Record summary: Predicted 3D model of a 265-nucleotide RNA (Bacterial large signal recognition particle RNA) from a Bacillota bacterium. The organism belongs to Bacillota, within Bacteria. Model confidence (mean pLDDT): 79 of 100. It matches the Rfam family "Bacterial large signal recognition particle RNA". Clan: SRP clan. A source record names the gene ffs. RNAcentral holds the sequence, with entries from ENA.
RNA sequence: CCGUGCUAGACGGGGAGAUAGCGGUGCCCUGAACCUGCAAACCGCUUUAGCAGGGUCGAAUUCCUGCGCCGAGGGUUUGGUUUGUGGGGCUGGCCGGGAUUAGGGGCGUUGAAGGCCGGGUCUCGCGCGACGGAGAGUUCUGAACCGUGUCAGGUCCUGACGGAAGCAGCACUAAGGAACGACCUCCGGGUGCCACGAGGGUGCCUGGCCCGAGCAACCUGUCGCGGUAUCGACCGGAAACCAUUACUCGAAGGCGGGUGCACGG
Numbered sequence: 001c002c003g004u005g006c007u008a009g010a011c012g013g014g015g016a017g018a019u020a021g022c023g024g025u026g027c028c029c030u031g032a033a034c035c036u037g038c039a040a041a042c043c044g045c046u047u048u049a050g051c052a053g054g055g056u057c058g059a060a061u062u063c064c065u066g067c068g069c070c071g072a073g074g075g076u077u078u079g080g081u082u083u084g085u086g087g088g089g090c091u092g093g094c095c096g097g098g099a100u101u102a103g104g105g106g107c108g109u110u111g112a113a114g115g116c117c118g119g120g121u122c123u124c125g126c127g128c129g130a131c132g133g134a135g136a137g138u139u140c141u142g143a144a145c146c147g148u149g150u151c152a153g154g155u156c157c158u159g160a161c162g163g164a165a166g167c168a169g170c171a172c173u174a175a176g177g178a179a180c181g182a183c184c185u186c187c188g189g190g191u192g193c194c195a196c197g198a199g200g201g202u203g204c205c206u207g208g209c210c211c212g213a214g215c216a217a218c219c220u221g222u223c224g225c226g227g228u229a230u231c232g233a234c235c236g237g238a239a240a241c242c243a244u245u246a247c248u249c250g251a252a253g254g255c256g257g258g259u260g261c262a263c264g265g
Base pairs, nucleotide, nucleotide: 001265002264003263004262005261006260009057010056011055012030013029014028015027020046021045022044023043024042034054035053036052037051038050063258064257065256066255067254069253073249074248075247076246078243079242080241081240082239083238085236086235087234090232092231093228094227095226096225098223099222100221102220103219104218106215107214114210115209116208117207118206119205120204121203122199123198124197125196127194128192129191131188132187133186134185135184137180138179139178140177141176147172148171149170150169155164156163157162
């Protein structure tokens, strides 16, 4: 060095998650990589950290290992965008109150503000009027008998003269009814451009006098106060997406190094 047969070993690895930890099942990346059974309230184990059974390859393209070579992808962090959520009234916005009077507008020498005097509006009292009701009053009506008067006829008493009761009718009247209701009396009140007296007030309206230049706060401006969270901004936190600073894990690939036994030639 060659051949044969073995052995160690290999027949995938990684990320997040989960776990005391490791590996697996499920998800994702890598990319092509034996089969069967087990398994998320899970399965199997314990730092040599899947187990059990079978199969193949086998000392090298395949095993072990180094690299400050390259690096998919994942995680944490950072930044941004969008959409929910919570918060406090923020030199912002909006709404309301107040103050101010710089600007505009308005009122004012046909007299502002202020001062004085008076009237009204308000309260009480006393009247007057109107309205309404009642009464009084006037007129009419009003009784089959049981109201009045007069009582035809008829009836009764009487010897007669005469007398008595009395229906209808007529007249009148009582209670009652109706109409009028001018004047008078009493009463009433969502009654009055009414009269008189007293009080009260300074809010409003109004008259007069004094004085002589401001008054007022409608709009804008300015300054406070209160409110408004589906106007904006700000703060906290969440989710999704994008980017990527830093950290971390890191597949595949690349370049190196290393690797046993027996027999025969």